[in-house]
């Protein structure tokens, strides 16, 4: 220098003028104070909170899936293991079960799972042609037919292990060595997933479960338009229907009791307050832990709201880039992008600008 | 604010099932027919299946993320 990998931080500060909004004070004029984000977003997970039958069991349905840990909880995070990808730094991983069952594997191909013989290789009977000679035997080629084989070719994403040697008519785990595979309550190490070694077995067991399914574990449902208080209300009259209703996936169980449901008429608001922001809270420091995180101490109060406010300009400083330099500085330019709360948190994902650090491979120079 | 669903050719709230060659109607182009046009007949072209990634030998189909659209809830 080129190409690439990983991680972290920030999203300006202060002041002034004019506006917007909320709260408080004031009779009023007015005054004081607060006022978005790292994603406030998507609503994809998990909780808090609230109500519904307090939610006990079963069925159905949904989700998760290596091991150990973190957490209020999670599909998140951390550490490790296995597999795959990459020369490497590193990255990806829905990663239980295919020797319970069912199903699928198109096309091609002989054969796609108790598979199979197209070309091929080898042997036997017979026939045709050619050649050799020691004259009835041998050799070569081809054809028909009967067998053997699965090494090679070929098909495919995938063909009942791979390499080498022996063996054979030709071959083949047929036999052997190594690798692979399967098994062992084998040994050692580890908390465990697992790793290494040993022994046994010639190999029996293709792939797909983000196909049905099986196993283990988790989940009751609905969501602030939840829900509560208050006011209108409530309620009253008539009619119909069911003997039960609550019951919100279904059933059992449970509760309530003579009521329940629906329609018509009379009588209304299109409300007010709470829930609602002090919380698994932020910041700083110590300690424990490889880490996620936990714990202790100090300190701070930081939008609350409804169809919904937070903007514009100026000055100074900081930051970044470029140029000049007498190395003290000076000048010019930039300061944006993604985007905006609506009950609240923890994550994930997606959108976006800038800066910094570490590492790998290759090339060049010293 | 909360929840559910859909996206296939220029158009169509059209098709494509246990995952196995993406089609149909209208429209478009060419030829025939006609004096000419329409209709009709014959032939033809046109697709990153909304986008990106994953599972699989193989994805319109299964899974995840995103984009756009539609519908419901006082």
């Nucleotide at each position: 220098g080129a190409a690439g990998g990983g991680g972290g931080c920030c999203g300006g500060g202060c002041g002034g003028u004019c506006g917007c909004u909320c709260u408080c004070c004031g009779c009023g004029a007015g005054g004081a104070g607060g006022g978005a984000g790292g994603a406030a977003a998507g609503u994809c997970c998990g909780g808090g909170c609230u109500c519904c039958g307090c939610a006990g069991g079963g069925c159905a349905g949904g989700g998760u899936g290596g091991u150990g840990g973190g957490u209020a909880a999670c599909g998140c995070c951390c550490a490790c293991c296995g597999u795959c990808c990459g020369c490497a730094a590193g990255g990806a991983u829905a990663g239980g079960g295919a020797a319970a069952g069912u199903g699928c594997c198109a096309c091609a191909g002989a054969g796609a799972u108790c598979a199979g013989a197209c070309c091929g290789c080898c042997g036997g009977c017979g026939g045709a042609g050619g050649g050799g000679c020691c004259c009835g035997c041998c050799c070569c080629u081809c054809c028909c037919u009967c067998g053997g084989c699965a090494a090679g070719g070929g098909u495919g994403a995938a063909a009942c292990g791979g390499u080498g040697a022996g063996g054979u008519a030709a071959g083949a785990g047929c036999u052997c060595a190594c690798c692979g595979c399967g098994g062992g309550c084998g040994a050692u190490g580890g908390a465990g997933a697992c790793a290494u070694c040993c022994c046994c077995g010639g190999c029996a067991c293709g792939g797909c479960a983000a196909a049905c399914c099986c196993c283990a574990c988790c989940c009751g449902g609905a969501g602030a338009a939840a829900g509560g208080c208050u006011g209108u209300c409530a309620g009253g009259a008539g009619g119909a229907u069911c003997c039960g209703c609550a019951u919100g996936g279904c059933c059992c169980g449970u509760g309530c009791a003579c009521g329940g449901u629906c329609c018509u008429c009379c009588g209304a608001a299109g409300g007010g307050c709470c829930g609602u922001u002090c919380g698994a809270g932020g910041c700083c420091g110590g300690c424990g832990g490889c880490g996620a995180c936990g714990u202790c101490g100090g300190u701070c109060c930081c939008a609350g709201a409804g169809a919904a406010a937070u903007g514009a300009c100026c000055g100074c400083c900081a930051c970044c880039g470029c140029g000049c330099u007498c190395c003290g500085g000076c000048g010019c330019g930039g300061c944006a992008g993604c985007a905006g709360g609506a009950c609240c948190c923890g994550g994930c994902u997606u959108a976006c600008g800038g800066c910094c650090c570490c590492c790998u491979u290759c090339c060049g120079u010293u | 604010g909360c929840c559910a669903g859909c996206a296939u050719a220029g158009c169509u709230u059209c098709a494509a099932u246990u995952g196995g060659c993406a089609g149909a109607g209208c429209a478009c182009c060419g030829c025939a027919u006609u004096c000419g046009u329409a209709a009709u007949g014959c032939g033809g072209g046109g697709g990153u299946u909304g986008u990106g990634g994953g599972u699989u030998c193989g994805a319109c189909u299964c899974c995840c993320a995103c984009u756009g659209c539609u519908g419901g809830c006082u």